[in-house]
RNA sequence: AAGAUCCUUCGGGGCUGGGUGAAAAUCCCGACCGGCGGUGAUGGAGGUUCAUCCUCCUCAGUCCGUGACCCGCAUCAGCGGUGGAUCCGGUGCAACUCCGGAGCCGACAGUCAAAGUCUGGAUGGGAGAAGGAUAAA
Numbered sequence: 001a002a003g004a005u006c007c008u009u010c011g012g013g014g015c016u017g018g019g020u021g022a023a024a025a026u027c028c029c030g031a032c033c034g035g036c037g038g039u040g041a042u043g044g045a046g047g048u049u050c051a052u053c054c055u056c057c058u059c060a061g062u063c064c065g066u067g068a069c070c071c072g073c074a075u076c077a078g079c080g081g082u083g084g085a086u087c088c089g090g091u092g093c094a095a096c097u098c099c100g101g102a103g104c105c106g107a108c109a110g111u112c113a114a115a116g117u118c119u120g121g122a123u124g125g126g127a128g129a130a131g132g133a134u135a136a137a
Stems, first nucleotide, its partner, number of pairs: 004134007017029003031117002033106002035066004043057005061104002070081004086102005108120003
């Protein structure tokens, strides 16, 4: 330095306005939100041989994967399946990630009217993150 075992803690956000109607946070106009890991020419800090280069932090809902929900097997842990959505222009060695613009997506059940945002399973679970302890080499 890396690894093993155990423990503790953390680990999801969002319709305030208006219209129609008997009734809508569900329809229409408008508004708001974006888990986790990776990649990442954005921003910042430091170092340096001070042209430059290097290191660290940070920067993607829609790029790659993943968690939950759901289905099947097993019945105890788990295994398999499924699992939404983006382009154009600019800069540049390099961008579906930066800048500008315009789009799109969002489980299941419930509801006097159809839900990403209300209620519920959920004071749950989880991808993962941080810290501590023990033993041996």
The RNA shown here (FMN riboswitch aptamer (RFN element)) has 137 nucleotides and comes from Melghirimyces thermohalophilus. The source organism's lineage runs through Bacteria, Bacillati, Caryophanales, Thermoactinomycetaceae and Melghirimyces. The coordinates come from a structure-prediction model, not an experiment, and the mean pLDDT is 79. Rfam family: FMN riboswitch aptamer (RFN element). Rfam links the family to the GO term FMN binding. From the family's description: The RFN element is a highly conserved domain that is found frequently in the 5'-untranslated regions of prokaryotic mRNAs that encode for flavin mononucleotide (FMN) biosynthesis and transport proteins.